[in-house]
RNA sequence: GCCGGCGUAGCUCAGUGGUUAGAGCAAAAUCUUCAUAAGGUUGAGGUCGGAGGUUCAAUUCCUCCCGCCGGCA
Numbered sequence: 001g002c003c004g005g006c007g008u009a010g011c012u013c014a015g016u017g018g019u020u021a022g023a024g025c026a027a028a029a030u031c032u033u034c035a036u037a038a039g040g041u042u043g044a045g046g047u048c049g050g051a052g053g054u055u056c057a058a059u060u061c062c063u064c065c066c067g068c069c070g071g072c073a
Stems, first nucleotide, its partner, number of pairs: 001072007010025004018056001028042004049065005
């Protein structure tokens, strides 16, 4: 330099055009207990890597850029 994959909550990941973006774990509050652990309940936590484009509508499709991983040279 060329090609491909990935980037979504603190972490691991789902969601591949349309209803409010979800799960598990972690953290917080609360219930239970004499207390701790375990368990139950509740709520919070997201510029969906950045910019632009297509579309009535983009996390999803297209282009460029950034970062990570792999392959070729």